[in-house]
RNA sequence: CAGAAAAUGCAGCCGAGAUCCGUUUCCCAGAGGAGCGGAUGCGGGGGACCCAAUCAGUCGGGGCGCACUCUGGAAACAGAGAGAGAACUUCCAAUCUCCAGCCCGUCAGCUAACCUCGUAGGCAUCUGGAAGGGCGCGA
Repeated sequence: CAGAAAAUGCAGCCGAGAUCCGUUUCCCAGAGGAGCGGAUGCGGGGGACCCAAUCAGUCGGGGCGCACUCUGGAAACAGAGAGAGAACUUCCAAUCUCCAGCCCGUCAGCUAACCUCGUAGGCAUCUGGAAGGGCGCGA
């Protein structure tokens, strides 16, 4: 956007969070969907040699993520710097927005083999120029 609504279908955004197969469970008239299982893909953690580290005191320490730092403030918050997102990708310019949250539990540097976990949730973001691509329709 279509649809009275729902189901469902089509086209997109943030994010790793998708595709396929099976199913004697559930929804359904059915199509399909949900749950569960498996495979593939994507993402994360643990884990050698070597390297790094190696003292004393205080503070325990660590992981996912862009989400950290500085200044003022009791705090809320404000400002600034760094970082992140904005509809195919890159570059330039402009503008807007975010700058959270959660987890492990005294324990983990890097790390081949190996082991292991996740595959959610939430949205409406249509600026201009250049280059390079993709899809659809028509001839």

A computed fold for a 139-nucleotide RNA from a Desulfuromonadaceae bacterium, annotated as c-di-AMP riboswitch aptamer (ydaO/yuaA leader). Lineage of the source: Bacteria > Thermodesulfobacteriota > Desulfuromonadia > Desulfuromonadales > Desulfuromonadaceae.